[in-house]
RNA sequence: CGAGCGGGACAGGUGAUCGCGUGCGGUUCGCCGCACGAGGAAAGUCCGGGCUCCGAAGGGCAGGAUGCUGGGUAACGCCCAGUGGGAGCGAUCCUAAAGGACAGUGCCACAGAAAACAGACCGCCCGGUUUCUCGGAACCGGGUAAGGGUGAAACGGUGAGGUAAGAGCUCACCAGCGCCCCCGGUGACGGGGGCGGCUCGGUAAACCCCAUCCGGAGCAAGGCCGCAUAGGGGAAGAGAAGUUGCCCGCUUCGUUCGAUUCCCGGGUUGGCUGCUCGAGCCAUGGGGCAAUCCAUGGCCUAGAUGAAUGAUCACCCCCCCGCGUCGCGGGAGGACAGAACCCGGCUUACGGACCGCUCGGCCG
Numbered sequence: 001c002g003a004g005c006g007g008g009a010c011a012g013g014u015g016a017u018c019g020c021g022u023g024c025g026g027u028u029c030g031c032c033g034c035a036c037g038a039g040g041a042a043a044g045u046c047c048g049g050g051c052u053c054c055g056a057a058g059g060g061c062a063g064g065a066u067g068c069u070g071g072g073u074a075a076c077g078c079c080c081a082g083u084g085g086g087a088g089c090g091a092u093c094c095u096a097a098a099g100g101a102c103a104g105u106g107c108c109a110c111a112g113a114a115a116a117c118a119g120a121c122c123g124c125c126c127g128g129u130u131u132c133u134c135g136g137a138a139c140c141g142g143g144u145a146a147g148g149g150u151g152a153a154a155c156g157g158u159g160a161g162g163u164a165a166g167a168g169c170u171c172a173c174c175a176g177c178g179c180c181c182c183c184g185g186u187g188a189c190g191g192g193g194g195c196g197g198c199u200c201g202g203u204a205a206a207c208c209c210c211a212u213c214c215g216g217a218g219c220a221a222g223g224c225c226g227c228a229u230a231g232g233g234g235a236a237g238a239g240a241a242g243u244u245g246c247c248c249g250c251u252u253c254g255u256u257c258g259a260u261u262c263c264c265g266g267g268u269u270g271g272c273u274g275c276u277c278g279a280g281c282c283a284u285g286g287g288g289c290a291a292u293c294c295a296u297g298g299c300c301u302a303g304a305u306g307a308a309u310g311a312u313c314a315c316c317c318c319c320c321c322g323c324g325u326c327g328c329g330g331g332a333g334g335a336c337a338g339a340a341c342c343c344g345g346c347u348u349a350c351g352g353a354c355c356g357c358u359c360g361g362c363c364g
Stems, first nucleotide, its partner, number of pairs: 001360007010352001012316007020037007039336001043347002046345005051218004058248004063214005068082005083098001084095004099209002104207002106203003121148002123144009156174006175199001177196008222273004232264005239253004280299008317334002319331005
């Protein structure tokens, strides 16, 4: 100097003037003063909860989610650390490739002889018949899967022996599988040794099996006040209702003085609350590899409701350009993007700089 990887609590700041919202105080009721006022993603609505309501809150089926180990957390499909596997020279990254293919079923196009206990296209060997230019050729039967070919993948690999030719047929060394033992580790797992049949594809974001977990609906939840009229009309009805669906149970209401359900139509569409003090934030110290936890001290930082949080000026910060390089001047430069009950995550969008690390080149 170039190319990359990772991180975050970075993401403009200060002051003045005017304007807007909330809270508090004052008031001569006109207004005045003080404090505060969009994000790391506020986005997506994908997960988990807090909170509210329903359910006599129980059981089962269906359905859904997660899927290596240990830890963190209110909890999670999240985070941290690790193990196995994969990518990269590396820093690092991915893992729905991480439970089960020996419970069962399905699928693996085309090509190929054959794609799960399959198979003979070209071949190799033995025997027989015919022919012969005596090198051989054709046909039939039997053996074979080591060689070649096809394919993403072909029923272990290399070497030797053996065989009519071959084959784990046998042997040596490997890989894999099963069993046993030792060592390390909380564990996933890692390292080592022994025995053995010699070898028992892939796929489960295919159905499925196994383990664990899951009641539902949601701030447009819910509560209070006010207003209004059409105590409207029709159908069904002995059982019905009880917040995903079905069944059992239970509870409540009801059976012609009709529970409940459905359809048509009418009125209201207003106000207050929920609504911001929280699994909250900051600093210091301690435990822990870390996520995070504990202790002490300090702080209160939007609450709108057609929806406030803005505009102007000056200085500073960052970036770009130029120059006379203690600095000066110019710039239309500073991304993605606006809270709506709240919080913990994930995913997506994003300009420029900073910090740490890796690889390559050059100079000393």
Predicted 3D model of a 364-nucleotide RNA (Bacterial RNase P class A) from a Candidatus Eiseniibacteriota bacterium. Model confidence (mean pLDDT): 77 of 100.